[in-house]
Context: one part of a larger RNA
RNA sequence: UGCAUAUGGUGAAUGCCUUGGCAUCAGAAGUCUAUGAAGGACGUGAUAAGCUGCGAUAAGCUCCGGGGAGCUGCAAAUAAGCUUUGAUCCGGAGAUCUCCGAAUCGGGAAACCGUCCUGGUUGAAAGAUCAGGAAUCCUUGGGUAAAGGCCUGGCCUUCGGGUCAGGACAUAGCCUAAGGAAGACAACCCGGGGAAGUGAAACAUCUCAGUACCCGGAGGAAAAGAAAUCAAAUGAGAUUCCCCCAGUAGCGGCGAGCGAACGGGGAAUAGCCCAAACCCUGAUGGCGUGCCAUCAGGGGGUUGCAGGGCUCGUCCGGUGUAGAACCACGGAGUUACCAACCGGCGGAUAGCGGAACGGUCCUGGAAAGGCCGACCGUAGAGAGUGCAAGUCUCGUACGCGAAAUCCGACCGGCUCCUGACGAGUUCCUAAGUACCACGGGUCACGUGCAAUCUCGUGGGAAUCCGGGGGGACCACCCUCCAAGGCUGAAUACUCUCUGAUGACCGAUAGUGAACCAGUACCGCGAGGGAAAGGCGAAAAGAACCCCUGACGGGGAGUGAAAUAGAACCUGAAACCGUAUGCAU
Numbered sequence: 001u002g003c004a005u006a007u008g009g010u011g012a013a014u015g016c017c018u019u020g021g022c023a024u025c026a027g028a029a030g031u032c033u034a035u036g037a038a039g040g041a042c043g044u045g046a047u048a049a050g051c052u053g054c055g056a057u058a059a060g061c062u063c064c065g066g067g068g069a070g071c072u073g074c075a076a077a078u079a080a081g082c083u084u085u086g087a088u089c090c091g092g093a094g095a096u097c098u099c100c101g102a103a104u105c106g107g108g109a110a111a112c113c114g115u116c117c118u119g120g121u122u123g124a125a126a127g128a129u130c131a132g133g134a135a136u137c138c139u140u141g142g143g144u145a146a147a148g149g150c151c152u153g154g155c156c157u158u159c160g161g162g163u164c165a166g167g168a169c170a171u172a173g174c175c176u177a178a179g180g181a182a183g184a185c186a187a188c189c190c191g192g193g194g195a196a197g198u199g200a201a202a203c204a205u206c207u208c209a210g211u212a213c214c215c216g217g218a219g220g221a222a223a224a225g226a227a228a229u230c231a232a233a234u235g236a237g238a239u240u241c242c243c244c245c246a247g248u249a250g251c252g253g254c255g256a257g258c259g260a261a262c263g264g265g266g267a268a269u270a271g272c273c274c275a276a277a278c279c280c281u282g283a284u285g286g287c288g289u290g291c292c293a294u295c296a297g298g299g300g301g302u303u304g305c306a307g308g309g310c311u312c313g314u315c316c317g318g319u320g321u322a323g324a325a326c327c328a329c330g331g332a333g334u335u336a337c338c339a340a341c342c343g344g345c346g347g348a349u350a351g352c353g354g355a356a357c358g359g360u361c362c363u364g365g366a367a368a369g370g371c372c373g374a375c376c377g378u379a380g381a382g383a384g385u386g387c388a389a390g391u392c393u394c395g396u397a398c399g400c401g402a403a404a405u406c407c408g409a410c411c412g413g414c415u416c417c418u419g420a421c422g423a424g425u426u427c428c429u430a431a432g433u434a435c436c437a438c439g440g441g442u443c444a445c446g447u448g449c450a451a452u453c454u455c456g457u458g459g460g461a462a463u464c465c466g467g468g469g470g471g472a473c474c475a476c477c478c479u480c481c482a483a484g485g486c487u488g489a490a491u492a493c494u495c496u497c498u499g500a501u502g503a504c505c506g507a508u509a510g511u512g513a514a515c516c517a518g519u520a521c522c523g524c525g526a527g528g529g530a531a532a533g534g535c536g537a538a539a540a541g542a543a544c545c546c547c548u549g550a551c552g553g554g555g556a557g558u559g560a561a562a563u564a565g566a567a568c569c570u571g572a573a574a575c576c577g578u579a580u581g582c583a584u
Base pairs, nucleotide, nucleotide: 001583002582003581004580005579006578007577008576009575015569016534017533020505021504022502023501024500025499026498027497028496029494030493031184032183039100040099041098042055043054044053046078047077050074051073061094062093063092064091065090066089070082071081072080105114106113107112115134116133117132118131119130120129121128122127136181137180138179139178140177141176142175143174144173150167151166152165153164154163155162156161188219189217190216191215192214193213199206203253229236230235240267241266242265243264244263250258251257271486272485273484278299279298280297281296282295283294284293285292286291287290304464306429307428308427309425310424311423312422313421314420315419316323317327318326319325330417331416332415333414341413342412343411344410345408346407347406348405349404351400352399353398357373358372359371361370362369374391375390376380382394383393384392435459436458437457438456439455440454441453445471466481467480468479469478470477521528522527541568544555545554546553547552
């Protein structure tokens, strides 16, 4: 030095565990904010660095409920206290709530500095201090009120007008009051803008993709939505979502690729209101003085078998001046179609009750295991307890519960609505609109024979004997009624709360984060971003003695175990020793 065996050190794998994650399902909730949010700074404890809680009333104050014996958070210890006159704790409602932050009196290098007004305390005063107020924008109301225009009058005039005084109206501005906005927020939604890497095996049309991203806006959903829609010679009957139709018809440097609709089956269903004609009332203006025009309010009216208005006629639940009004019948409703509130009932936010086992036996440190004998079960889900427990604990099945606040699609109160038919008349039925040309966009559809929808520029209708569509266009036919608006459900999502589940992970995994993690650390900054779990059933965490400066160690003691001793479960390998044997 090597090999072998034994035994150690180092080291942390592995096994086992789980406080933490991940995913899905169901339910809830889907907002907070000038009454100052989200998020922070600084304080706050007897001792107090951090976290948590809280705010100068500062690990807390008040009230109302629950609960029932201990309590003063994580977190030991001492001190000092509280508590059956019900504490700590849990829920509901309040009070307080420094400073910054939309931050809003001004400024500002956030958590700081300074000013003005009103009122108070103190002071001789200066000052100090306390309470309240003082940002901007929008809408509405009130006040004030220029310049300009109008009216009246004076003066001048080249007759155009100029100038001065007064008046009314009132625009801008200013002052003031009330209401609203502002900012935060995971995804989902709508709108305005809008790429490139890529694919086409290069690349330009094309694709990626109207994606990513930016901006604006809203809601618990949003958007869409009651046919100027489809269909095809029969008809359907708002919108949205799903499954087919179908990778079809088509589009396409006919390349790469893109990619419907009709129709069928389901989920869910809900329809309405205005503008106009006409009538009434009011105001203003005009003059022909009883009309016209405009505006405002009320009634009326809302559609494509066209509908409505006006005039006339026939009928009608009651009263009644017959469509004014009231009542009855009937219907509807807080979700559009009018609009609020109250009560009941149900639910949420604390909780409560909740069956049934013993053994002096065995093993063991410990019984929940074994043995013996019982019991409950609408409960033998699960977790814990010194091992493996239906009957030990918490629970579970089942049943019950709210002073206060909140929610509800259920019930009632309550609220609202209600003529029909026929004839005549030709009054109304959404205009810079439809449509056309040119240039774009969008439709699965790249300009194509290119309809539909939509934008820009230019032109520019008709009025029911009307108008749009049916994929150029025309005819016939069919179908629908644009140029105003509202609308629940079925659908999308999950920052958040509750419950449940897992052929999901088990500390190099699972969130980046099981642990004081978006921390330490890095970067000027935007930003990047870790490592780090386990003694034991219980600290019983090793009194005392010895070596020693300490660390560390040897005894003693605890414990089932200390090769479980805090550098603590198990403790592999690399690597380093010790002992013995063999080889050299």
Large-subunit ribosomal RNA, domain I from an Elusimicrobiota bacterium, 584 nucleotides, folded computationally. It was read from a public genome assembly. Rfam family: Bacterial large subunit ribosomal RNA. The coordinates come from a structure-prediction model, not an experiment, and the mean pLDDT is 83.